[in-house]
RNA sequence: GGGCCGUUAGCUUAGUUGGUAGAGCGCCUGCUUUGCAAGCAGGAGGUCAGGAGUUCGAAUCUCCUACGGUCCA
Repeated sequence: GGGCCGUUAGCUUAGUUGGUAGAGCGCCUGCUUUGCAAGCAGGAGGUCAGGAGUUCGAAUCUCCUACGGUCCA
């Protein structure tokens, strides 16, 4: 320098053919307990790595950039 893969909540991640972004763990509140843990109920938390384009509509398609992994030279 070039090819391919990845980047989504604090962490691990799902998301099919473009149509209102989900789960587990963690966190907060309540119930329960003498107290803690466990359990149960509820809640907060996401510019979907950044930018541009296509489209009525983009996490999803196209291009550029950044970072990580891997292969070739």
Model confidence (mean pLDDT): 81 of 100. Transfer RNA from Candidatus Liptonbacteria bacterium CG11_big_fil_rev_8_21_14_0_20_35_14, 73 nucleotides, folded computationally. It was read from a public genome assembly. Rfam family: tRNA. About the family: Transfer RNA (tRNA) molecules are approximately 80 nucleotides in length. NCBI's taxonomy places the organism under Bacteria, Bacteria candidate phyla, Candidatus Liptoniibacteriota.